A computed fold for an 89-nucleotide RNA from Kibdelosporangium aridum, annotated as SAM riboswitch aptamer (S box leader). NCBI's taxonomy places the organism under Bacteria, Bacillati, Actinomycetota, Actinomycetes, Kibdelosporangium. Its mean pLDDT, the model's own confidence on a scale to 100, is 88. The model forms 97% of the base pairs in the Rfam consensus.
[in-house]
RNA sequence: CAUCCAUCCCGAGCGGCCGAGAGACCUGGCUCCCUGACGCCGCAGCAACCACCCGAGAGGGCAGGUGCUACCGCCAGGAGCGAUGGAGG
Repeated sequence: CAUCCAUCCCGAGCGGCCGAGAGACCUGGCUCCCUGACGCCGCAGCAACCACCCGAGAGGGCAGGUGCUACCGCCAGGAGCGAUGGAGG
């Protein structure tokens, strides 16, 4: 990285650094943001895809590998849509 599968209206924030945009892209809205957003780091937490354990199974447990912690993937329309996990050559 081609390809395939599943999920995307539940849940979960503080501190430090930075300094102007951010909510993936386009159009239109709506929001967040110098009372410091977004991002990065640390800690904490949420969830349970994979792993592991129990179980005949349904399922349960755990939290090691990921992921996530404003707004339904912010909303509507659009497109070679995107993101995350697993499989895969």